The RNA shown here (c-di-GMP-I riboswitch aptamer) has 77 nucleotides and comes from Sulfuricella sp. T08.

[in-house]
RNA sequence: AUGCGCCAGUGCCACACCCGCUGCGAGGCGGGGCCGGAAAGCUACGGGUCUCAAAAAGAGAUGGCCGGGCUGCCUUC
Numbered sequence: 001a002u003g004c005g006c007c008a009g010u011g012c013c014a015c016a017c018c019c020g021c022u023g024c025g026a027g028g029c030g031g032g033g034c035c036g037g038a039a040a041g042c043u044a045c046g047g048g049u050c051u052c053a054a055a056a057a058g059a060g061a062u063g064g065c066c067g068g069g070c071u072g073c074c075u076u077c
Stems, first nucleotide, its partner, number of pairs: 005074001012037002017032006035064001041070003045067003048062005
């Protein structure tokens, strides 16, 4: 430095649900919560799904749906 993530350790995030705010909507933000996660950090590039419109075209959402790209902690091997 790279790969793996069995042991260990420092911690990290926060599904569903509830409350408030916000958006036409999918959803997003904050607080609580804690199913899970070894990148559940970032990225909408490809696919899937969802929303608006719905004739088409287009515009959005989803990174905790899958894949790719970028970055990061630990060190028993």

The coordinates come from a structure-prediction model, not an experiment, and the mean pLDDT is 84.